[in-house]
RNA sequence: GCGCCCGUAGCUCAGCCUGGAUAGAGCGCUUGCCUUCUACACUUAGAAGCGGAGUUAGCAAGGGGUCGUAGGUUCAAAUCCUAUCGGGCGCG
Numbered sequence: 001g002c003g004c005c006c007g008u009a010g011c012u013c014a015g016c017c018u019g020g021a022u023a024g025a026g027c028g029c030u031u032g033c034c035u036u037c038u039a040c041a042c043u044u045a046g047a048a049g050c051g052g053a054g055u056u057a058g059c060a061a062g063g064g065g066u067c068g069u070a071g072g073u074u075c076a077a078a079u080c081c082u083a084u085c086g087g088g089c090g091c092g
Base pairs, nucleotide, nucleotide: 001091002090003089004088005087006086007085010027011026012025013024020075029062030061031060032059033058037054038053040051042049068084069083070082071081072080
């Protein structure tokens, strides 16, 4: 230098081929509820009880994206076209 693949939420990815209705899933994050257990404070003859804190399992809700970047085609682009940036592989 040439060719191919990848880039979408904090992380891992689907969706792209065949353009379409509001951009998604799991994990993680925040909040709330429920549940298990623990020590502490209050109370008590001792417990029960109650208070805030931590903890186990679960449920619900919420926040988080200019779909790598720029331009083009189109009524409409994550998706098609061009250029370019970053990463990987191969060839020379």
Predicted 3D model of a 92-nucleotide RNA (transfer RNA) from a Candidatus Pacearchaeota archaeon. Its mean pLDDT, the model's own confidence on a scale to 100, is 82. Its Rfam family is "tRNA". Rfam classes the family as a transfer RNA. Rfam links the family to the GO term triplet codon-amino acid adaptor activity.